This is a predicted structure of a 1471-nucleotide RNA (small-subunit ribosomal RNA) from a metagenome.
The coordinates come from a structure-prediction model, not an experiment, and the mean pLDDT is 84.
Rfam family: Bacterial small subunit ribosomal RNA.

RNA sequence: AGAGUUUGAUCCUGGCUCAGAACGAACGCUGGCGGCAGGCUUAACACAUGCAAGUCGAACGCGUGUAGCAAUACACGAGUGGCGCACGGGUGAGUAACGCGUGGAUAUCUGCCUUUUGGUUCGGAAUAACCCCGGGAAACUGGGGCUAAUACCGGAUGGUUCCUUCGGGAUAAAGAUUUAUCGCCAAAAGAUGAGUCCGCGUACGAUUAGCUAGUUGGUGAGGUAAUGGCUCACCAAGGCGACGAUCGUUAGCUGGUCUGAGAGGACGAUCAGCCACACUGGGACUGAGACACGGCCCAGACUCCUACGGGAGGCAGCAGUGGGGAAUAUUGGACAAUGGGGGCAACCCUGAUCCAGCCAUGCCGCGUGAGUGAUGAAGGCCUUCGGGUUGUAAAGCUCUUUUGGCGGGGACGAUGAUGACGGUACCCGCAGAAUAAGCCCCGGCUAACUUCGUGCCAGCAGCCGCGGUAAGACGAAGGGGGCUAGCGUUGUUCGGAAUUACUGGGCGUAAAGCGCGUGUAGGCGGUUGUCAUAGUCAGGUGUGAAAGCCUUGAGCUCAACUCAAGAAAUGCACUUGAUACUGGGCGACUAGAGGACCGGAGAGGAUAGUGGAAUUCCCAGUGUAGUGGUGAAAUACGUAGAGAUUGGGAAGAACACCAGUGGCGAAGGCGGCUAUCUGGACGGUUACUGACGCUAAGACUCGAAAGCGUGGGGAGCAAACAGGAUUAGAUACCCUGGUAGUCCACGCCGUAAACGAUGGGUGCUAGACGUUGGCGAGCUUGCUCGUCAGUGUCGCAGCUAACGCGUUAAGCACCCCGCCUGGGGAGUACGGCCGCAAGAUUAAAACUCAAAGGAAUUGACGGGGGCCCGCACAAGCGGUGGAGCAUGUGGUUCAAUUCGACGCAACGCGCAGAACCUUACCAGCCCUUGACAUCCCGGUCGCGGUUUCCAGAGAUGGAUCCCUUCAGUUCGGCUGGACCGGUGACAGGUGCUGCAUGGCUGUCGUCAGCUCGUGUCGUGAGAUGUUGGGUUAAGUCCCGCAACGAGCGCAACCUUCGCCCUUAGUUGCCAUCAUUAAGUUGGGCACUCUAAGGGGACUGCCGGUGAUAAGCCGCGAGGAAGGUGAAGAUGACGUCAAGUCCUCAUGGCCCUUACGGGCUGGGCUACACACGUGCUACAAUGGUGGUGACAGUGGGCAGCGAGACCGCGAGGUCGAGCUAAUCUCCAAAAGCCGUCUCAGUUCGGAUUGCAGUCUGCAACUCGACUGCAUGAAGUCGGAAUCGCUAGUAAUCGCGGAUCAGCAUGCCGCGGUGAAUCCGUUCCCGGGCCUUGUACACACCGCCCGUCACACCAUGGGAGUUGGUUCGACCCGAAGCCGGUGCGCCGACCCGCAAGGGGGGCAGCGGCCUAAGGUAUGAUUCAUGAUUGGGGUGAAGUCGUAACAAGGUAGCCGUAGGGGAACCUGCGGCUG
Repeated sequence: AGAGUUUGAUCCUGGCUCAGAACGAACGCUGGCGGCAGGCUUAACACAUGCAAGUCGAACGCGUGUAGCAAUACACGAGUGGCGCACGGGUGAGUAACGCGUGGAUAUCUGCCUUUUGGUUCGGAAUAACCCCGGGAAACUGGGGCUAAUACCGGAUGGUUCCUUCGGGAUAAAGAUUUAUCGCCAAAAGAUGAGUCCGCGUACGAUUAGCUAGUUGGUGAGGUAAUGGCUCACCAAGGCGACGAUCGUUAGCUGGUCUGAGAGGACGAUCAGCCACACUGGGACUGAGACACGGCCCAGACUCCUACGGGAGGCAGCAGUGGGGAAUAUUGGACAAUGGGGGCAACCCUGAUCCAGCCAUGCCGCGUGAGUGAUGAAGGCCUUCGGGUUGUAAAGCUCUUUUGGCGGGGACGAUGAUGACGGUACCCGCAGAAUAAGCCCCGGCUAACUUCGUGCCAGCAGCCGCGGUAAGACGAAGGGGGCUAGCGUUGUUCGGAAUUACUGGGCGUAAAGCGCGUGUAGGCGGUUGUCAUAGUCAGGUGUGAAAGCCUUGAGCUCAACUCAAGAAAUGCACUUGAUACUGGGCGACUAGAGGACCGGAGAGGAUAGUGGAAUUCCCAGUGUAGUGGUGAAAUACGUAGAGAUUGGGAAGAACACCAGUGGCGAAGGCGGCUAUCUGGACGGUUACUGACGCUAAGACUCGAAAGCGUGGGGAGCAAACAGGAUUAGAUACCCUGGUAGUCCACGCCGUAAACGAUGGGUGCUAGACGUUGGCGAGCUUGCUCGUCAGUGUCGCAGCUAACGCGUUAAGCACCCCGCCUGGGGAGUACGGCCGCAAGAUUAAAACUCAAAGGAAUUGACGGGGGCCCGCACAAGCGGUGGAGCAUGUGGUUCAAUUCGACGCAACGCGCAGAACCUUACCAGCCCUUGACAUCCCGGUCGCGGUUUCCAGAGAUGGAUCCCUUCAGUUCGGCUGGACCGGUGACAGGUGCUGCAUGGCUGUCGUCAGCUCGUGUCGUGAGAUGUUGGGUUAAGUCCCGCAACGAGCGCAACCUUCGCCCUUAGUUGCCAUCAUUAAGUUGGGCACUCUAAGGGGACUGCCGGUGAUAAGCCGCGAGGAAGGUGAAGAUGACGUCAAGUCCUCAUGGCCCUUACGGGCUGGGCUACACACGUGCUACAAUGGUGGUGACAGUGGGCAGCGAGACCGCGAGGUCGAGCUAAUCUCCAAAAGCCGUCUCAGUUCGGAUUGCAGUCUGCAACUCGACUGCAUGAAGUCGGAAUCGCUAGUAAUCGCGGAUCAGCAUGCCGCGGUGAAUCCGUUCCCGGGCCUUGUACACACCGCCCGUCACACCAUGGGAGUUGGUUCGACCCGAAGCCGGUGCGCCGACCCGCAAGGGGGGCAGCGGCCUAAGGUAUGAUUCAUGAUUGGGGUGAAGUCGUAACAAGGUAGCCGUAGGGGAACCUGCGGCUG
């Protein structure tokens, strides 16, 4: 410090995710030791048991025990009394608060402690314990009697105490003791602790906006330790709040902790400070201190005891239990230390504390050995089978002993005694490598790779994503990487995230400028002087607890940990100074702003009036059959007279031309003309005011269209609606009608793509060219120059992701406002506010996805555009589709009908030829190292051919006769070769995967394209070149050009045909000379021909055209051929996971007495049917009979076969010649001449019967052919569709491959031999340029909505169960306060006494009040029949809305309609 992820690729925006650190953690696997820390985050849930606060005999009496004769002493016990129990310990429920933090303030109190001063006198009456009598189950308690005190009461004295009307008045004490001493009272001061008040800081929500009656203040009184509405009476009507009151939700606060570069963000365990609480709620008492954790009273819930009458209790102390939970320890030891309480003290108490136990919960340290050791052992794994790796790792050898074990010694902590820890830490000795390694990961991010298994299964996954038979991603193994007594996972926090942006972001198109203005608060604000100093800056003082962090040292062997010192503590308060800047007070100024005067421009607004054209309607005239409308039609109107035309009239609405990126207005918006009223801006001049300014949350005004209300109006247009068309449908587009509405008045609504998708203001920063309004100057008087205010186009710098913006900024700056923070859910729900309604405004969450998006790029596509090709259309000729047959395919059938090929580019295709074979299929019968290859062992010397026989369907098995008898040799069964038998390695597989592959092939397409190097441009993908102007069959060539060159393609080079020449003449040819039946022979090589080499054609020449080019045009010349002469071969980069594992090769998988091999028979030839490709026809351009004219390519020895003879014929018999320019197949056929005369025929030949021929081992399934007989469909073929542009189509025959035999197929050959091409609008395919795009698997794309199904969360919902809470009323415990107090009571006073005074208690009634109750609200959680939409889901249904002009351009607002996407009206926008 970054990385992954949107795309085919790119840049940007933007979210999601990861790498880091941390934790009171938990879970999984694993686990040797020690030190230091930590350990219920959940149920402030309930608690059994034990302990956690007592102590004092030097305050007091009594009882018991011991000792003593006793006095008495000691010990113990209950009680009176004193002090303590308000500390220490726990918890975080409540609390948004002066609770906490920080800094101040004072109207206060303070036991014990310290200092100082003074005092400590005289009396009195009770009471517990105890004794007696009772009640009760118990807890406990009643009555009577006795008694003490440092318990209680009174008097005296009383100061520097308190009160005061300044006269005075009020208020104390306690003793114990042999002594020492410890106490007591009053006062002053200190220390400590506490109370109260104030400034500032301290969570979220405005879908909480108003709150408040003791409320705010005053006077007086009461109350308190003390101020104060703290309380009360009276008076006033205040107080708080947008700088967020009130309300709701959440939360103990802080020092600090974690993270971060910091600023920040999150947290508030342990330790420390403060606060609050103690089963829940209320209350007071005592006391220095409490409204009291282990005190009291009451109410409530719960638990326990009970004799049912009544009682007892409170672990959020330490242990511990149950429960909850993912989860958190021992019912331990000791008061030795530190500290606390009591005591004079000894001492007692202390679950505070110090220790120990449990737990890898964390941090830190140590160990599990060290050295040597290569046959690189064995084993494992991989392998290209050679080896590699595990790996110096092990073993082996030589050492060491931390830890653990055993034995011995043995602390500090204690300053005199006292040690729980503890025989612990530590030290010494002994034996022995001995007791001690795991976890996660290995596709990218991210360090680390192979094999096997699995086969979209099982599974993984933090994100992207892996898995559908070759998975580095699942599982295992080997190997490797990381960390290590731990390692991973999960959760949470910060970081990365500049992803809330103070530091440090944005808003034209990505999310984001309010529709526009006026203006309040607020924020900001021109020049200059002066005063004070609020902000600001500097110094000082106080404080900022300790601990922690940081620095430097020190102590535990180190470290963690601990100790010491320092620094820091960015803060707050006070104080001294400075005065530039900001703010404040008081002045001055004119550049901002405003005013005054003059002037011109304008669809600016409002009201009233008025004008012509047009549409429609009405009346009348003329006139006759159509009009209207459309792609084409129909509905509609019209003989009752339309439409057309002429005249007259009515009504409403809108204002042609002018008209213009012209004008005006803040925006919406504004358009005939005239008048009146009126707003704003601009220019010129200026001697006025003197900062009066800018912006603008709330607020208020205006605000297109649609819509709403009331009343008018209504010509045209026109949602809805009706009809007609279109269509599969057509709730649409088109047509005919047509109502709201559109218009006016008044009142609502308040939204639009209300857009420049660009808030307002000010200043600054090159220009050029238009245009509107004004002014000035110059002259040549209609132009130029200048200037101010507008409005446009281009453009520099600069900015921008790019597009683009560019003085009218999206540039450079400042000020103010509004808004944004991933997509969807959703501008939705709920709540509020507004509205008559429609609805508007404000505005979430659950859930879900890893994207959504912007700009630009390359392609592809378009029912976009331009240019151009092609038998693409058109123009023609002939076919297919109908028939019969042949053949292939589908389907069906079958034991099997082997397999493959499926739009073009499968279907007379693989198959250039299935009776057996082929053959892969089926049935049956056989073989198992095999039909075939290599190696090994043993045997034989061969093999091989032939005859015959037996069994069998055959394979095969058995027997037999004859012929033949291997090569080399070192002479050894030694070597080679062959055969037989055997063993195992292996053979074999037309078994699977063409989606693992090679090779080969098809196709776009013989289309003209496809690329590269360097340079240049662009952030980049990419572009340029290759585009443009011409031209071509062509990216062919020329010209131009930030390109210059080059490669693969095109063309050419190759072959054939067409002309000529040369060479060569046999088997070819014959002009001349002979000759023959015949080029038969002699002869010849001129010609034809053959087959080798050359020539020839190049837009070369001429004319025209073009740009002077390339080129094009010419019934131009010449030429056999003319513009590529005709044809073939040749197939760029690539596309289709195209085809082929059954040609061959090959990875992997599978079979191995079978999925291999052999044989017989069957099947591939089936047959209701459908399709493709063909043949033959339907006839007269023909059939038939006759006639016998003219080719070319090819083939031939297991062959072609002349000729002769036989047969009606297929063919047969004999057989010359020919290994072929020699012989042969070989007859060419269409042609020509007769006849038939339009019929199912003298057409057509299927089908069938009989008889034959040939091939072959064999024609039954299942061959071809012949003869005779039979004589089906078919009379030119629906929708649709195919081929062909010249020696072509059409037509006619001939040959060949395969092949024993078997073509209507295929591949070739020649004969005869046309028609048409105006042209490129349309269909199909293709090329180039351009444009749009939401496509990139690329239009066979993408994608929208309803409906159906499943699941999920959510809104409404008659309600229902709870929680919280305001106010009203009822009841009112305990208790404080005050009243009463005839009942009761001791002290003091008066009195001889009785009695009285004074004081107190019970009781009673009163105020306040907790819990409780009643009825109504507010708010919130949960739930609810049912209902609404939303999201997600595999291939469901219906349509096709959007993306291309998406086939009706789309979208926004609004209104109506419709299964649905949507359609239509009105206005707006261009995205």